[in-house]
Context: one part of a larger RNA
RNA sequence: CACUCGCUAAGGAACUCGGCAAAUUAGCCCCGUAACCUCGGGAGAAGGGGUGCCUGCCAGUGUGAGAAGGCUUGCCCUUUGAGCGCUGGAAGGUCGCAGGGAAACGGGCCAAGCGACUGUUUACUAAAAACACAGGUCCAUGCAAAGCCACAAGGCGCUGUAUAUGGACUGACGCCUGCCCGGUGCCGGACGGUUAACGGGAGGGGUUAGCUGAGGGCAACCUUGGCAAAGCUCCGAACUGAAGCCCCGGUAAACGGCGGCCGUAACUAUAACGGUCCUAAGGUAGCGAAAUUCCUUGUCGGGUAAGUUCCGACCUGCACGAAUGGCGUCACGACUUGGCCGCUGUCUCAGCGAGUGGCUCG
Repeated sequence: CACUCGCUAAGGAACUCGGCAAAUUAGCCCCGUAACCUCGGGAGAAGGGGUGCCUGCCAGUGUGAGAAGGCUUGCCCUUUGAGCGCUGGAAGGUCGCAGGGAAACGGGCCAAGCGACUGUUUACUAAAAACACAGGUCCAUGCAAAGCCACAAGGCGCUGUAUAUGGACUGACGCCUGCCCGGUGCCGGACGGUUAACGGGAGGGGUUAGCUGAGGGCAACCUUGGCAAAGCUCCGAACUGAAGCCCCGGUAAACGGCGGCCGUAACUAUAACGGUCCUAAGGUAGCGAAAUUCCUUGUCGGGUAAGUUCCGACCUGCACGAAUGGCGUCACGACUUGGCCGCUGUCUCAGCGAGUGGCUCG
């Protein structure tokens, strides 16, 4: 010096991002316990008191020596009850600084955010406001179900049958969940438009038996051009032609979306009111500087001597908002934030002691 412990005057969070760490508290009995509440809870709320040992006494209780009585004479019944033990109570006494004498063994309260809750998770940096969850809603599925695995056979679903199974979103409970179907998706429809293969085959191309022109040759024949049937073959228009798409409707707890400018009231300010443009429709209730507010340490109030945090308001919502749920909410939380009491070596500010290691000397 480091680590792990013990103690500490006065102060008591002044430490620090933050009471991190440590300390406080602690068992049992009694008294006593608020707001709020889903009447279960909150509660061990909070806050108090008691607690050892000895003595006798009282009550309860276990055991039951002995005694008395009874008769059906039995290992019988009834009553009483010494002694010993256990539990509790009140009283008296007694010792220590201290009696749950060691050890095990909650610090508490207030307020806010998030998530209802118990659970689950990043095995080895994240335990959470993330996941799950009962509950809610929508969609699909009539059974050889939908969905899923598989090339298939086959299997799961299910030895189930719509109070079932699959998929999606939301997430206890309470009060609720507004407007928009123009776009995208899905569902339904089917007059018309468009549309594939197949069918169809107008027409055209290639090939050439044959016909024919020219040149050469006595001839057979050779060379070179034109036309061209059938066959074979290639291209191929009209026409026909389903779903789909276009089209017509529906549907938002489907994906999603939910305006601008100008004027106006007898102080001013503001605008219930009016005008105008645009839209599919222009954000309803509730909430709001918020886990969302840039400007911003907004402004006011509270708390502090002093408060970029916190709580309550306001509303100018850069850029909340209703199952990508909105707003509340008892209980719950190794969650996050602010405050208070207690308590402390966290600190003012450091000291001493113990053990272990290091270092120095031997």